[in-house]
Context: one part of a larger RNA
Molecule: small-subunit ribosomal RNA, 5' domain
Organism: uncultured bacterium
RNA sequence: GAGCGAACGCUGGCGGCGUGCCUAACACAUGCAAGUCGAACGAGAAACCUGCCUUCGGGCAGGCGGUAAAGUGGCGAACGGGUGAGUAACACGUGGGUAACCUGCCCCGGAGACCGGAAUAACCCCGCGAAAGCGGAGCUAAUACCGGAUGAGACCACGGUCACGUUGGUGACUGCGGCCAAAGGUGGCUUAAGCUAUAAGCUGCUGCUACUCUGGGAUGGGCCCGCGGACCAUUAGCUUGUUGGUAAGGUAAUGGCUUACCAAGGCGAAGAUGGUUAGCUGGUCUGAGAGGACGACCAGCCACACUGGAACUGAGACACGGUCCAGACUCCUACGGGAGGCAGCAGUGGGGAAUAUUGCGCAAUGGGCGAAAGCCUGACGCAGCGACGUCGCGUGAGUGAUGAAGGCCCUCGGGUCGUAAAGCUCUGUCAGGCGGGAAGAAAUGAUCUAAUCCCAAUAAGGUUAGAUCUUGACGUUACCGCCAAAGGAAGCACCGGCUAACUCCGUGCCAGCAGCCGCGGUAAGACGGAGGGUGCAAGCGUUGCUC
Numbered sequence: 001g002a003g004c005g006a007a008c009g010c011u012g013g014c015g016g017c018g019u020g021c022c023u024a025a026c027a028c029a030u031g032c033a034a035g036u037c038g039a040a041c042g043a044g045a046a047a048c049c050u051g052c053c054u055u056c057g058g059g060c061a062g063g064c065g066g067u068a069a070a071g072u073g074g075c076g077a078a079c080g081g082g083u084g085a086g087u088a089a090c091a092c093g094u095g096g097g098u099a100a101c102c103u104g105c106c107c108c109g110g111a112g113a114c115c116g117g118a119a120u121a122a123c124c125c126c127g128c129g130a131a132a133g134c135g136g137a138g139c140u141a142a143u144a145c146c147g148g149a150u151g152a153g154a155c156c157a158c159g160g161u162c163a164c165g166u167u168g169g170u171g172a173c174u175g176c177g178g179c180c181a182a183a184g185g186u187g188g189c190u191u192a193a194g195c196u197a198u199a200a201g202c203u204g205c206u207g208c209u210a211c212u213c214u215g216g217g218a219u220g221g222g223c224c225c226g227c228g229g230a231c232c233a234u235u236a237g238c239u240u241g242u243u244g245g246u247a248a249g250g251u252a253a254u255g256g257c258u259u260a261c262c263a264a265g266g267c268g269a270a271g272a273u274g275g276u277u278a279g280c281u282g283g284u285c286u287g288a289g290a291g292g293a294c295g296a297c298c299a300g301c302c303a304c305a306c307u308g309g310a311a312c313u314g315a316g317a318c319a320c321g322g323u324c325c326a327g328a329c330u331c332c333u334a335c336g337g338g339a340g341g342c343a344g345c346a347g348u349g350g351g352g353a354a355u356a357u358u359g360c361g362c363a364a365u366g367g368g369c370g371a372a373a374g375c376c377u378g379a380c381g382c383a384g385c386g387a388c389g390u391c392g393c394g395u396g397a398g399u400g401a402u403g404a405a406g407g408c409c410c411u412c413g414g415g416u417c418g419u420a421a422a423g424c425u426c427u428g429u430c431a432g433g434c435g436g437g438a439a440g441a442a443a444u445g446a447u448c449u450a451a452u453c454c455c456a457a458u459a460a461g462g463u464u465a466g467a468u469c470u471u472g473a474c475g476u477u478a479c480c481g482c483c484a485a486a487g488g489a490a491g492c493a494c495c496g497g498c499u500a501a502c503u504c505c506g507u508g509c510c511a512g513c514a515g516c517c518g519c520g521g522u523a524a525g526a527c528g529g530a531g532g533g534u535g536c537a538a539g540c541g542u543u544g545c546u547c
Base pairs, nucleotide, nucleotide: 001547002546003545004544006543007542008541009540010539013393014392015391016390017389018388019386020385021351026349027348028347030346031345032344035075036074037073040072041071048063049062050061051060052059053058082304083303084302092228093227094226095225096224097223098222101221102220106217107216108215109214110213111212112211114148115147116146117145123138125136126135127134128133153180155178156177158175159174160173161172162171163170164169184209185208186207187206188205189204193203194202195201230276231275232274237267238266239265242264243263244262245261246260247259248258249257279301280300281299282298283294284293285292286291306327307326308325309324310323329340330339331338332337357383359382360381361380365379366377367376368375369374396426397425398424399423406417407416408415409414430488432483433482434481436480437479445469446468447467448466449465450464451463452462453461491536492535493534494533495532496517497516498515502531503530504529505528506527512519513518
């Protein structure tokens, strides 16, 4: 000099954009943070309407309406959000490998979706319990569950041919045997086919969507390897599933991953083992660079979710707002027994030099579910608080010498603050006021019309175009206009040298200053005050830390 997630002191007008628990991965009251689908399914209240009855309180039936709460089922809940404890490791970065693998939803293609069955929740009844909740009996549905069929195709065993290639093989074609599926829903239609009573309907046809098996893709991931990036040798030896082999098990998959047996290996001064510290990176800061320091915000990866352990479900977890066990802690209890996990967003206590609102909205972007309307979303978009940072603007402009008053200094002549003020002439940024005007962020969505695709069809549905209506938290928005008015807006540090800026008074080695050198013991430019000056400026200084 530059920098900071800063803090402290004095001071403080406005706005834009950022940013804000670095400490106790300490403990947490309260609210919210993950739901959704009635176009998978059964059952189905209240209110309201109609009819009937009525003892005028209401009751019954139907509609409302396949709508609320609850339930079965599906998808999601493994994303998004937080934190940095642990980890010196294939955790991360980078480059490869997988002939050793998986991949829900999505995209392209192929083939299919047949016939049956048994339950169970909700509900109702009974019982236990203070509660949390639990047990028993009975009824019922499905895209829930089960059996059978089919098998294009995949997979498995044993073969064959060809090609490739290698770590024991891989790929294509093929033979025989084995093995594996499925679910419907919701619109429209009566002509193409059949039945009928030709209105309605059934089979049926058709649109959309869902379902099963399978090939390929995309995306996401698992695993393996080379290289790279901390300190201590005042840590020198470490290792028994240890190192390798065979076989088996296990996994989506390789492998001591696990087990049995066999061998006795494996690592190490090119630093094993141990200890200390630490999430890693893109990057950030500094520096001419080389380098050094750092890893807040944003982005990628990893790890963790009260502490420790475990598995279940699932395409995916060993799962922050799931389950089980143990532990510590807190809470409820009828003392028998139960409940909980903010390192989500706010917020509280505590710790600390120190770090914000228990705000608004799903309007936008993104995500989950849904055919859609839509619902949910403390992600996100906004607003609030803090000069915490950075950038911009303002605190007025012109004129004005009797160089006013006053302060300070003085050699008493004067000098200086000083065109500074007052006065006069103006301007109107910002702040203030006005029930003033007014963008953009809006894309959607609904209805209707037209064209077109599909179709047996003019229906329904899809696509495109047009018309009308409609969606804004911020928001009393930005911006513009008008009104008023110099009015509301300057401080802080320093002035001995380094280093820019000097005099007076007080003090008298005292009180004090101080980054270094050093000042102060009676004229102190170094202490304290004043006047003046210098430097920065809504900041200025101090402290801490980095280069």